[in-house]
Order: sequence, then structure tokens, then C1' cells
RNA sequence: AGUUGACAAAGCCACAAUCACCGCGAGGUGAUGUCGGAAAGCCACGGAUCUCCAAUGGGGAGACAGCCGGGUUGCCUGC
Repeated sequence: AGUUGACAAAGCCACAAUCACCGCGAGGUGAUGUCGGAAAGCCACGGAUCUCCAAUGGGGAGACAGCCGGGUUGCCUGC
């Protein structure tokens, strides 16, 4: 530097649910929790799904990265 992800090691993240707060809402933040994950780190670029506004319309604004694709940065072990 490249590559791999094991009946391995040391670590990491945190589904659902509950509580508190924020939001019209989807949902978000924190704590508890631990279904899972080899990028379940980050990015809303393209889809999918969901929410709000409108219907004089054929759209507009959001949510979601643990739905898929893409972009980007990286730990450990083995080779």
C1' cells in the first nucleotide's frame, strides 16, 4: 500500500420499547435498553417510503443515512 472479515481478540454503534423534551406532522434529541450491524461513521445527489401545504392544482416544503444505489473518511485482526 492492497485485500479479507473467521466458531478469533480488543473495541465501536444502538432496533424495538419506555420516560422526558422539541415539532402541525413524518420525525428528532437525551437517558434506559440491546434486535442487529463490517462502516448501523458522515453526506439528502438519484430512487423508494412517510409527513405538511395546495387542488384555481398537476406542484411546493420537509422527514428518513438501521430502505436501495451513489459519494466520501476510517479502526482492528489475518493474508